[in-house]
RNA sequence: UUUUCCGAUAGAGGUGCGGCAGACCAAGAGUAAGUAUCGAGAGCUGGCAGCAAUGAUGAUACUGAAAGGGGCUGACCGCCGAAGUGAAAGUUUUGGCCGGGAACUUUUGCUGGUCUUGCAUUUAAGAAAUGCCUGACUGUCACCUGAAUGUUUCAGGUGGAGUGCUAUCUUGCAC
Repeated sequence: UUUUCCGAUAGAGGUGCGGCAGACCAAGAGUAAGUAUCGAGAGCUGGCAGCAAUGAUGAUACUGAAAGGGGCUGACCGCCGAAGUGAAAGUUUUGGCCGGGAACUUUUGCUGGUCUUGCAUUUAAGAAAUGCCUGACUGUCACCUGAAUGUUUCAGGUGGAGUGCUAUCUUGCAC
């Protein structure tokens, strides 16, 4: 001087990701539940237990929630594997007990991001989320083509993935 495995620091993608708070929304729901009446040989639960003629399930009338969910707003908070999700293990919690549900932690796999068609799962749900597929847009890198130019920019095409990319530092190798 060039190059630069490993390592460290700082950044970029944009309807960017997640959280918290607020008011609102409806497809939670005229549901659960409560009260009154009718009626009856009997059910109620995923299973067990338990309850039930001192009246189960059911029907009618009146009263009538909540949890949870959603998008919007925010000079709020944390950020750019942000985060989500599959599997395994563990802890806590919910439930009369179990099955099951929810939260968190560790290991490991997948996904660059946003939107979207269809199917499936979850759910009360046409919402939302997740998974797979389809399509579009977008950022990044590599290769190819073309143009302009003074060694970089723009446009188009194809392809890869974030364990990536850019910048700087350090270190190593080589000259």

A computed fold for a 175-nucleotide RNA from Sporomusa sphaeroides DSM 2875, annotated as Lysine riboswitch aptamer.
The same sequence occurs in records of 3 taxa.
The prediction has a mean pLDDT of 76.
RNAcentral holds the sequence, with entries from ENA, Rfam and Ribocentre.